[in-house]
RNA sequence: AGGGGCGUGGUGAAAUGGCAUCAUAGGAAUCUCCAAAAUUUUUGUUCCGGGUUCGAAUCCUGGCGCCCCUG
Numbered sequence: 001a002g003g004g005g006c007g008u009g010g011u012g013a014a015a016u017g018g019c020a021u022c023a024u025a026g027g028a029a030u031c032u033c034c035a036a037a038a039u040u041u042u043u044g045u046u047c048c049g050g051g052u053u054c055g056a057a058u059c060c061u062g063g064c065g066c067c068c069c070u071g
Stems, first nucleotide, its partner, number of pairs: 001070007010024004018054001025043006047063005
């Protein structure tokens, strides 16, 4: 320099263009002599702009970052 892939809570992942969800983690509570486990409850997320659409995590486009391949 060229080509390809990926970007979603703290972490790991789902999500036919139509309520952003699950697990784990954090807070609180119940239980317990205390703790752990278990149960209940709660907090927090679409990399950044622009466009298409009644409606975008999803489609298009410009960036940014990471990974792989070629030279």